The RNA shown here (Glycine riboswitch aptamer) has 104 nucleotides and comes from an uncultured Granulosicoccaceae bacterium. The sequence was found by an Rfam model in a public genome assembly.
[in-house]
């Protein structure tokens, strides 16, 4: 020096699965009644609660070979506790950048 390992409020990329149903509150639009006030219906969006369905790539848990057959022991596999199912956000992992170790 190259490569490797670790780290980061760094940069870029980054999948999957109901904009499901019911109730309720708020906002907006439309409809007709009405002199007006007013209250009613429909649609959309958002929040909350409940119901069923689903996803796996935050996290978490489980296990093979191996093993002194004890302990230990992997994942993108499996499970879905958590999390998620328009967008946003998040996101394993990959690349780049920087820092440290390796290091003499």
């Nucleotide at each position: 020096a190259c490569a490797g390992c670790a780290g980061u409020a760094g940069u870029g990329g980054g999948a999957g699965a109901g904009a499901u149903c019911u109730g309720u509150a708020a906002a907006a639009a439309c409809u007709g009644c009405c002199a007006g006030a007013g209250g009613a219906g429909u649609u959309u969006u958002u929040g909350c609660a409940g119901a069923c369905g689903c996803c796996g790539a935050a996290g978490g848990a489980g296990c093979a070979a191996c093993g002194c057959c004890c302990a230990g022991g992997a994942a993108a596999c499996u499970c879905u506790c958590a999390g998620g199912c328009c967008c946003c956000a998040g996101g394993a992992c990959c690349a780049c950048a920087c820092u440290g170790c390796c290091a003499g």